The part of an RNA shown here (small-subunit ribosomal RNA, central domain) has 346 nucleotides and comes from an uncultured bacterium. The RNAcentral record of the full RNA draws on ENA, Greengenes and SILVA.

[in-house]
Context: one part of a larger RNA
RNA sequence: UUGGGUUUAAAGGGUGCGUAGGCGGUAUAAUAAGUCAGUUGUGAAAUAUUGCGGCUCAACCGUAAUUGUGCAGUUGAAACUGUUAUACUUGAGUUCAACAGAGGUGGGCGGAAUUUGUGGUGUAGCGGUGAAAUGCUUAGAUAUCACGAAGAACUCCGAUUGCGAAGGCAACUCACUGGAUUGCGACUGACGCUGAUGCACGAAGGUGUGGGUAUCAAACAGGAUUAGAUACCCUGGUAGUCCACACAGUAAACGAUGAAUACUCGCUGUUUGCGAUAUACAGUAAGCGGCCUAGCGAAAGCAUUAAGUAUUCCACCUGGGGAGUACGCCGGCAACGGUGAAACUC
Repeated sequence: UUGGGUUUAAAGGGUGCGUAGGCGGUAUAAUAAGUCAGUUGUGAAAUAUUGCGGCUCAACCGUAAUUGUGCAGUUGAAACUGUUAUACUUGAGUUCAACAGAGGUGGGCGGAAUUUGUGGUGUAGCGGUGAAAUGCUUAGAUAUCACGAAGAACUCCGAUUGCGAAGGCAACUCACUGGAUUGCGACUGACGCUGAUGCACGAAGGUGUGGGUAUCAAACAGGAUUAGAUACCCUGGUAGUCCACACAGUAAACGAUGAAUACUCGCUGUUUGCGAUAUACAGUAAGCGGCCUAGCGAAAGCAUUAAGUAUUCCACCUGGGGAGUACGCCGGCAACGGUGAAACUC
């Protein structure tokens, strides 16, 4: 490299947008770049293959053809690909009318709980554990009542639910705002799919500056446990957890399953529309689930939300360890991230 693969054996990029590139709906006409056919030239000789011939055979030699699959010219063909022109509507999109939603950003506001402050009642314990102790407490704790403060998270509803490209999103409410879906017509007329480089987003933890700090809690301290105990358990407790702005760019970033399109047996539940009047209903569209036939699969299993049948494009894999390491380069304030070997060894 070919071939074969990528749910779980090695292997799908964390996600989107999108440049180049690759691929691309229906009909007609033209063209002839690709394509196909004929022909001309060239493609040195030797070698090679085949036929025939010559040394008694053979090696060897001679001769003819083939091959030389290429390149250039020329004459044609016009199905397919390309190009040009015209037309179309089913792909894609726009408009109109509905519709559901924890989709996003920025404000406002609420109650419970927690901790804490002040005051009242009240008296000797509280707390914690397997058992204890450290700790708190007669300077009046714990408990309880009233009033106040602060920060963070939103009980029930709540679900096999919903929304979002992914990360993710949950009290209530206001403003702004993205996307999806459905329905009837109308409109544009292939405007599409994928997408190397690139750009943007990207949990938690971490970093910088400035705030904030109720809870919880790395580090740290003490008490236990233990042979020891740099742990598990307990009492404390600082970064952090929260906010603003900037960086960082990774996760079992998982459905361990890339995106798009078409096709392929059924049953059942559910969400949101349409379905004439309705909290009813046949059906239908889009989603979210369960079971299963064929088929697929090494099996487990998947099975119209495919891991089935096909097509297009991207990404990735090639024995285990060494190693996601070293070196170099790029990025970063740093932490570190990206790219990413070899010797050696089994």